[in-house]
Context: one part of a larger RNA
RNA sequence: UGACGGGGGCCCGCACAAGCGGUGGAGCAUGUGGUUCAAUUCGACGCAACGCGAAGAACCUUACCUGGACUUGACAUCUCAAUGACCGGUACAGAAAUGUAUCUUUUCUUCGGAACAUUGAGACAGGUGCUGCAUGGCUGUCGUCAGCUCGUGUCGUGAGAUGUUGGGUUAAGUUCCGCAACGAGCGCAACCCUUACCCUUAUUUGCCAGCGGGUAAUGCCGGGAACUAUAAGGGAACUGUCGGUGAUAAACCGGAGGAAGGUGGGGAUGACGUCAAGUCCUCAUGGCCUUUAUGUCCAGGGCUACACACGUGCUACAAUGGUCUGUACAAAGAGUUGCAAAGUCGCGAGACCGAGCUAAUCUCAAAAAACAGGCCUCAGUUCGGAUUGGAGUCUGCAACUCGACUCCAUGAAGUUGGAAUCGCUAGUAAUCGUGGAUCAGCACGCCACGGUGAAUAUGUUCCCGGGCCUUGUACA
Repeated sequence: UGACGGGGGCCCGCACAAGCGGUGGAGCAUGUGGUUCAAUUCGACGCAACGCGAAGAACCUUACCUGGACUUGACAUCUCAAUGACCGGUACAGAAAUGUAUCUUUUCUUCGGAACAUUGAGACAGGUGCUGCAUGGCUGUCGUCAGCUCGUGUCGUGAGAUGUUGGGUUAAGUUCCGCAACGAGCGCAACCCUUACCCUUAUUUGCCAGCGGGUAAUGCCGGGAACUAUAAGGGAACUGUCGGUGAUAAACCGGAGGAAGGUGGGGAUGACGUCAAGUCCUCAUGGCCUUUAUGUCCAGGGCUACACACGUGCUACAAUGGUCUGUACAAAGAGUUGCAAAGUCGCGAGACCGAGCUAAUCUCAAAAAACAGGCCUCAGUUCGGAUUGGAGUCUGCAACUCGACUCCAUGAAGUUGGAAUCGCUAGUAAUCGUGGAUCAGCACGCCACGGUGAAUAUGUUCCCGGGCCUUGUACA
């Protein structure tokens, strides 16, 4: 000087408390461990691994296993030699890779060559093989915590200290005052995006107040530029103002005005460093290993196994409900290898046909909870939907291993969950649907969007994590 303490003081955080809803019990989905297997490819392991890499394993992917093949190679560059086409189509063998046969057949031409392909030889290629404890890059984490440092000066023999400590204050090393310090840098804040209010400009594909026309009805038509909306530029919030507290300061408390009030809400933004944290399987890369194999091609299988254990979710156990009928109200997205209306057929998943749309125009598209009415009347039920049998639809060469969905039948566990444990402070929790990426097909996961919309916070004694000062030390 740090680190640590079941030392002290001050302070903060959904850390506790106060509340609301979960997990832990059931079924299923998914990941992991274990076990099994020819293989169940590999990585990730307290927080910070376990719906994680994987924004999508039937083949492919695929790295694993079994079997069949190749050896200058599936891919790159170069040299030498020989040959002439190569590509592509057809037939046969084969599980395919591949092999054989056959058809077709270049260019400038100085007959040397050029491009391409095959064969042979050689340099070399290749490796998702090892080492993340050799590395770059990227990332997680403490933590969006308020810290981490430097120059000059001063003090100390020196390691170092001071500044950065103290008194207030703040979300903040934010800021004021004081002070052997005076300044500065990286962080904080602001600048950026979005949202909330207003103005100006613009007015189609969006809008329709006033005017005219038309209809069973509809901005449907003429037209309009008010309103909404869209999207470009501005304004607005700064403790600016009033009162109080305070050291006359910084600031804090309350009020007014205001769409918004004290960083307005949300996002992006992550200091010096820590964990030899993660990644050699994104990529790059040192070293090592391999080179008729640890490389490459193909078929089939596996990654989907299943006495079990754990994590994360979905659906429930019902009446604040289930079911039937009717009636409303969104936002944000996507679409030409696509989204597909209307019509017809089918109980349905869907099928046929196909208008329109490269989209404020057309389509996906029905929002669902909600509301109104009918039935159910507390039951393992008209709750719950697992599982199983049958029949189908769609995607795709192909749904057996191993897809999703539909219909009929079946109708399991489950009556609110022990110890323990998690999330959340407001348009939040809870609850309800919608869209997107990946994607032929496959979503209870992920990312985004809106609808309805709470309870509680007296407080900091305690648990956990963190910051500052101080103290002790058998620690470095």

A computed fold for a 476-nucleotide part of an RNA from a bacterium, annotated as small-subunit ribosomal RNA, 3' major domain.